[in-house]
Molecule: Bacterial RNase P class A
Organism: Pontivivens nitratireducens
RNA sequence: GCGGAGGGUUGGAUGAUCGCGGCGGCAACGUCGAGGAAAGUCCGGACUCCAGAAAGACACGGCGCCGGGUAACGCCCGGCCGGGGUAACCCGAGGGACAGCGCCACAGAGAACAGACCCCCCGGUUGCGGCCGGGGAAGGGUGAAACGGUGGGGUAAGAGCCCACCGCCGGGCUGGUAACAGACCGGGCAUGGCAAGCCCCGCCGGGAGCAAGGCCGAAUAGGAAUCGCGUGGGCCUUCGGGUCCGGGGCUGCUUUCGCCCCGACGAUUCGGGUUGGCUGCUUGAGGCCACGUGUAAACGUGUGCCCAGAGGAAUGAUCAUUCAGGGAAGGCCUCAAGCCCUCCUGGACAGAAUCCGGCUUAUAGACCCUCCGCACAU
Repeated sequence: GCGGAGGGUUGGAUGAUCGCGGCGGCAACGUCGAGGAAAGUCCGGACUCCAGAAAGACACGGCGCCGGGUAACGCCCGGCCGGGGUAACCCGAGGGACAGCGCCACAGAGAACAGACCCCCCGGUUGCGGCCGGGGAAGGGUGAAACGGUGGGGUAAGAGCCCACCGCCGGGCUGGUAACAGACCGGGCAUGGCAAGCCCCGCCGGGAGCAAGGCCGAAUAGGAAUCGCGUGGGCCUUCGGGUCCGGGGCUGCUUUCGCCCCGACGAUUCGGGUUGGCUGCUUGAGGCCACGUGUAAACGUGUGCCCAGAGGAAUGAUCAUUCAGGGAAGGCCUCAAGCCCUCCUGGACAGAAUCCGGCUUAUAGACCCUCCGCACAU
């Protein structure tokens, strides 16, 4: 200098005039006022209400290597293993294929108890084109993938047939919290892939959501019809009722317990009232800074800070100057880089609505830090 990889900050600035909303104030006026994603509504919660509780090889859903963080998570950090890349780094729906079922099109001889198209070898025969019998799966071909790989020995030709190394399986030893790794010993030299196919295994899981909910005010019709199922029995009684059985209802389902009911429950259709006001509403698992612990995520301590709460929905408009970026002409300079001046243009994605922790998606431009590769110079 060029190319690549990872991370961070910002995403216009200043002034004037007019305007909008919250809070404070009698008023003048003061003060505060959209984001890194506010987006998607995909996860996890806080909070509110409805559920009665416990258990369950049930249904449904989620996660899936190990360790740590967190209120929690499908998130984050660190590590292990696998894949991609020269590397920095990036990706992984990362338990199980010997529980079972299923799929692997086409091509190909053959796709998991496989297999002979070309071929290799031996014997016989021959009209020299070939034919018959036997052995082979090493070489070539087909395919995404062909029943271990490379080299050697052996063989008629070959084959883990034998051997060395690799690979795979098993064993204990060493290191590590662990996932795993390493060296050594032994072995059959062999049973492919897909579970982001169904499934098996392990762990986790009530439902709805601020249009949740609460208060005030106001009004109506504690409305009507149809269907299904049921409306039961014994004992005691002071005749109020009590008790046992039966039946029904209450969580997605089942069981046990508990509670409510004996018009007690379920389904469908028609019709009426409420559409107003206040609240929830912003002080938080809160942010900045400093120090400490930790590889890190994060945690602890301390000072001081308050930083939107609209309610059909505020945070805007105009003017001037200036800045990042882009383009053009001229000048300096031999040219270029660079610098000066003039003119034109000009800033991405995009707007809070209960709040918070994440993930995912969109993003013009500017700046900073670290790392990898190549080339050159010292």